The prediction has a mean pLDDT of 79.
Predicted 3D model of a 131-nucleotide RNA (c-di-AMP riboswitch aptamer (ydaO/yuaA leader)) from a Clostridiaceae bacterium.
The organism belongs to Clostridiaceae, within Bacteria.
Of the family's consensus pairs, 96% are formed in the model.

RNA sequence: AAAUCAUAUAGGCUUAAUUCACAUUAGUGAAGCGGGGGAACCACCUAAGGGGGCGAAUUCCUUUGUGGAUAGGAUAACUCUUUCAGUCCGAGCCCGGCCGCUAACCUCGUAGGCCGUGAAAGAGGGGUAUA
Numbered sequence: 001a002a003a004u005c006a007u008a009u010a011g012g013c014u015u016a017a018u019u020c021a022c023a024u025u026a027g028u029g030a031a032g033c034g035g036g037g038g039a040a041c042c043a044c045c046u047a048a049g050g051g052g053g054c055g056a057a058u059u060c061c062u063u064u065g066u067g068g069a070u071a072g073g074a075u076a077a078c079u080c081u082u083u084c085a086g087u088c089c090g091a092g093c094c095c096g097g098c099c100g101c102u103a104a105c106c107u108c109g110u111a112g113g114c115c116g117u118g119a120a121a122g123a124g125g126g127g128u129a130u131a
Base pairs, nucleotide, nucleotide: 011115012114013113014112018031019030020029021028022027032110033109034108035107036106037105042100050098051095052094053093054092059069060068061067072089073088074087075086078124079123080122081121082120083119084118085117
């Protein structure tokens, strides 16, 4: 000097996963955001080789490999949308035989993991200065 690790604070990314109040040993409630169940009408099905839910994460090939592709998804410097290119992801978990949509109504979640890009266009917003 660089790198790595730990702690605290701040700023960001993914995501529904944030904020506030009370409380004071970590819980309760509310708002916001998100998911599921659930009529009529309509639609569809005949069920033990099943079916379904959350999620971008589906499908195909394969020499079965840290394999190759693919629907689809993510990618910060105020926010949102679009385009081009680059870089990544393309998992996992749950219900338990369970028949779509679905107003009223009922109910659940608000974890975790990270620090990674350039350009162009449009709309909106913020700040500064002057009048």